Small-subunit ribosomal RNA, 3' major domain from Superstratomyces atroviridis, 487 nucleotides, folded computationally. The full RNA is in RNAcentral, with records from ENA. Lineage of the source: Eukaryota > Dikarya > saccharomyceta > Superstratomycetaceae > Superstratomyces.
Context: one part of a larger RNA
RNA sequence: UGACGGAAGGGCACCACCAGGCGUGGAGCCUGCGGCUUAAUUUGACUCAACACGGGGCAACUCACCGGGUCCGGACAUGCGAAGGAUUGACAGAUUGAAAGCUCUUUCUUGAUUGUAUGGGUGGUGGUGCAUGGCCGUUCCUAGUUGGUGGUAUGAAUUGUCUGCUUAAUUGCGAUAACGAACGAGACCAUCACCUGCUAAAUAGCCAGGCCCGCUUUUGCGGACCGCCGGCUUCUUAGAGGGACUAUCGGCUUAAGCCGAUGGAAGUUGGUGGCUAUAACAGGUCUGUGAUGCCCUUAGAUGUUCCGGGCCGCACGCGCGCUACACUGACAGUCACAACGGGUUCUUCCUUCCCCGAGAGGGGUGGGUAAUCCUGGAACGACUGUCGUGCUGGGGAUCGUGCUUUGCAACUAUGGCACUUCAACGAGGAAUGCCUAGUAAGCGUGCGUCAUCAGCGUGCGCUGAUUACGUCCCUGCCCUUUGUACA
Numbered sequence: 001u002g003a004c005g006g007a008a009g010g011g012c013a014c015c016a017c018c019a020g021g022c023g024u025g026g027a028g029c030c031u032g033c034g035g036c037u038u039a040a041u042u043u044g045a046c047u048c049a050a051c052a053c054g055g056g057g058c059a060a061c062u063c064a065c066c067g068g069g070u071c072c073g074g075a076c077a078u079g080c081g082a083a084g085g086a087u088u089g090a091c092a093g094a095u096u097g098a099a100a101g102c103u104c105u106u107u108c109u110u111g112a113u114u115g116u117a118u119g120g121g122u123g124g125u126g127g128u129g130c131a132u133g134g135c136c137g138u139u140c141c142u143a144g145u146u147g148g149u150g151g152u153a154u155g156a157a158u159u160g161u162c163u164g165c166u167u168a169a170u171u172g173c174g175a176u177a178a179c180g181a182a183c184g185a186g187a188c189c190a191u192c193a194c195c196u197g198c199u200a201a202a203u204a205g206c207c208a209g210g211c212c213c214g215c216u217u218u219u220g221c222g223g224a225c226c227g228c229c230g231g232c233u234u235c236u237u238a239g240a241g242g243g244a245c246u247a248u249c250g251g252c253u254u255a256a257g258c259c260g261a262u263g264g265a266a267g268u269u270g271g272u273g274g275c276u277a278u279a280a281c282a283g284g285u286c287u288g289u290g291a292u293g294c295c296c297u298u299a300g301a302u303g304u305u306c307c308g309g310g311c312c313g314c315a316c317g318c319g320c321g322c323u324a325c326a327c328u329g330a331c332a333g334u335c336a337c338a339a340c341g342g343g344u345u346c347u348u349c350c351u352u353c354c355c356c357g358a359g360a361g362g363g364g365u366g367g368g369u370a371a372u373c374c375u376g377g378a379a380c381g382a383c384u385g386u387c388g389u390g391c392u393g394g395g396g397a398u399c400g401u402g403c404u405u406u407g408c409a410a411c412u413a414u415g416g417c418a419c420u421u422c423a424a425c426g427a428g429g430a431a432u433g434c435c436u437a438g439u440a441a442g443c444g445u446g447c448g449u450c451a452u453c454a455g456c457g458u459g460c461g462c463u464g465a466u467u468a469c470g471u472c473c474c475u476g477c478c479c480u481u482u483g484u485a486c487a
Base pairs, nucleotide, nucleotide: 001487002486003484004483005482007481008480009479010478011477012476013475016471017470020435021434022433023432024431027323028322029321031319032318033317034316035314036313043054044053065309066308067307068306069305071303076119077118078117079116080115086113089108090107092105093104094103123297124296126295127294128293132291134285135284136283137281138280139279144183145182146181148179149178150159151158152157162174164173165172188274189273190272191271192270194242195241198239199238200237201236204233205232206231207230209226210225212223213222214221215220245267247262248261249260250259251258252257325428329387330386331385332384333383334382335381342374343373349368350367351366353364354363355362356361394425400419401418402417403416404415441463442462443461444460445459446458447457448456
């Protein structure tokens, strides 16, 4: 100087607690991990910081594993063999999972590309992440880190970097043997909120105009349609800008600042993200890479390809989840409404509409390389009925049959639909997770993966609470003082 203390004092955090909400832990199922099993059930990762993670939803491929079969994609050099032929390919039959001349029988064909031996390469999802790069994760989402000159000390070092108050913050005020600086924090960037002010819009709309229909005694109201040739920009879109600076007032304080009110679209750093220091870890990755050292292997291959199987196996244990246990509900009918995305150019994407079909789906026509077409009438919800607390019309596991779709291929059931079957589950022990506002929770939806397949991940909107607005008691982190047997 650190690290540590079952030392003291401050401060901080819903990966801590308090007050609460929703849960998980119990059930069924899905999925990952272990174990067991297996020819193989490939493998990495194991407290936070492994376990719906490897963007890991595996039918083939992937693929590394298992059972088998081919091929050389063995550069180059040297030696040998070799034009009197080094070698290559092959019908049929045998053989074989195989229409692999793989091998054998039989002969043809080819013509210096090869064969053989050695050296040396090459390939490898083979080993080593404890040899490495790079990237990521974590310590660590906190406020921390460093040098110059000066001071102190024999010196390692220390001061600066602080008693106090304050802040989300080593943020400031101030104090001051320090002064003046750098990185980090902040500023910054992206996005969401506001603008009747600017620039505009037949890819967005509004109002006129034309034409048609319905209601209406006319005036008029409502609706469908039309565009080279009307006007406008509130809504929509997106550029340039503006806007908050805690503004004004009050209270506390000396100041920094904090609290309350007013104005305001906005007053917790306005919300949410991104970027993010120093020092580390034998954290993870050689299975991302034609990044890579060394080792192993290299033709009966750990290379590569083909066929089949496996990664899905089930006495069991653990983790993330989905569906529920109903009446604030289930079912049937009717009625209203989103946002972020995505979509075929050289292949077969998003699909309206019409017809067939109970449905899944099929057929035919169109539109769209997209603010133009489709997704866009989403679900929870609202209204009206039926049910009436009964494992019930709750719940849908499991099971059988049939139809259909993707794909060369669906058996160990890809998915979907219909009928059937109707299990556990009557709110979950000890324990434990997440969370403070458009948040939690509920609800659906887009995208990723994707030929097909979401109970996953990641975005998006719709409905929208209760309870704190604090504390250091538990768990942990930071700082100061102190102690030390530790390095």

Rfam family: Eukaryotic small subunit ribosomal RNA. The family is grouped with related families in Rfam's "SSU clan". Its family is annotated with structural constituent of ribosome and ribosome in the Gene Ontology.